Source information
This is a predicted structure of a 350-nucleotide part of an RNA (small-subunit ribosomal RNA, central domain) from a Patescibacteria group bacterium. The organism belongs to Bacteria candidate phyla, within Bacteria. It was read from a public genome assembly. The prediction has a mean pLDDT of 87.
[in-house]
Context: one part of a larger RNA
RNA sequence: CUGGGCGUAAAGGGUGCGUAGGUGGUGACGUUAGUCUUUUGUUAAAUCCCGGGGCUUAACCCCGGGUCUGCGGAAGAAACGGCGUCACUAGAGGAUGCGAGAGGUCUAUGGAACUCAUGGUGUAGGGGUGAAAUCCGUUGAUAUCAUGGGGAACACCGAAUGCGAAGGCAAUAGACUGGCGCACUCCUGACACUGAGGCACGAAAGCGUGGGUCGCGAAUGGGAUUAGAUACCCCAGUAGUCCACGCCCUAAACGAUGAUGACUGGCUUUUCAGAGUAUCGACCCUCUGGGAGGCGAAGCUAACGCGUUAAGUCAUCCGCCUGGGAAGUACGACCGCAAGGUUAAAACUC
Numbered sequence: 001c002u003g004g005g006c007g008u009a010a011a012g013g014g015u016g017c018g019u020a021g022g023u024g025g026u027g028a029c030g031u032u033a034g035u036c037u038u039u040u041g042u043u044a045a046a047u048c049c050c051g052g053g054g055c056u057u058a059a060c061c062c063c064g065g066g067u068c069u070g071c072g073g074a075a076g077a078a079a080c081g082g083c084g085u086c087a088c089u090a091g092a093g094g095a096u097g098c099g100a101g102a103g104g105u106c107u108a109u110g111g112a113a114c115u116c117a118u119g120g121u122g123u124a125g126g127g128g129u130g131a132a133a134u135c136c137g138u139u140g141a142u143a144u145c146a147u148g149g150g151g152a153a154c155a156c157c158g159a160a161u162g163c164g165a166a167g168g169c170a171a172u173a174g175a176c177u178g179g180c181g182c183a184c185u186c187c188u189g190a191c192a193c194u195g196a197g198g199c200a201c202g203a204a205a206g207c208g209u210g211g212g213u214c215g216c217g218a219a220u221g222g223g224a225u226u227a228g229a230u231a232c233c234c235c236a237g238u239a240g241u242c243c244a245c246g247c248c249c250u251a252a253a254c255g256a257u258g259a260u261g262a263c264u265g266g267c268u269u270u271u272c273a274g275a276g277u278a279u280c281g282a283c284c285c286u287c288u289g290g291g292a293g294g295c296g297a298a299g300c301u302a303a304c305g306c307g308u309u310a311a312g313u314c315a316u317c318c319g320c321c322u323g324g325g326a327a328g329u330a331c332g333a334c335c336g337c338a339a340g341g342u343u344a345a346a347a348c349u350c
Stems, first nucleotide, its partner, number of pairs: 003322004007304002012318001014201004021194003025088008034080001035077008048066007091191001092188003096183004103177007110154001114150008125136002162169002206247006215241002220236004258317006266295011299306002323350003332343004
């Protein structure tokens, strides 16, 4: 090493694209260094196993036979695998016709609310709380009307909805653009699956430069509460939140469930497409394919639960785990402007 595992006990990489590698559909022919059969040489002796013998027995010793595993040579087999050639269409991809969608990027526009400014009306309060106070207000607040400015977010529709690889995506319109589903069977003819490294994307917070700043709001100041109150509550409020460009690369990045394919009873809801039936037409109804939910046969599971969207039964490939703490730390290396990230121990201890 060969084992057993990874929803919740330790363990699925945050996500995709893809290199090497691993694995790979159907038929025919050829070949064969994998594979299989036979044979031969070698694999020292002792050891080991079996049978027999010798010391009074045993241990011990002797004789014969055998096992073991590997390597080399020869002859043969062709089911499986490899290689080569030819062919196929059920995998995969493309074409055509429809279709749904908060998928992405950019630009423009809109209304509600909020806030600020100016002006009008108007007068003594307003605000806030469990109660208060700090705070705002006679230099006229709060309330109300009008006009103008500003930034951020898009009520209703809205849902167990939809889309996206994930992160994520929601006002409206336009431009550009990615993916997906169904129908048809027209084309290519295994072109496939997975994927160590690698590359790309990656919420929020954070960082750099320049802008912007209505509201909210770490830090901070003040008022309360309290024994205290570096908090919870209140009044203010900087960074930030927003935009452009460049970094950072982490999350309970979760379905805590890797990807692909095959197989294994159902019932029900919803969404997209199609066919049939029906209809003036659309729905309704039946069926087919794709997605998203609920409940459950068998089976699985320590239980909870999962159950055709599997955690069931199989196959291929990748990642990961191997008692708790020390520790996702130290050291080293790589990356980063920094913050830090990735990789990743041991002593010691229970």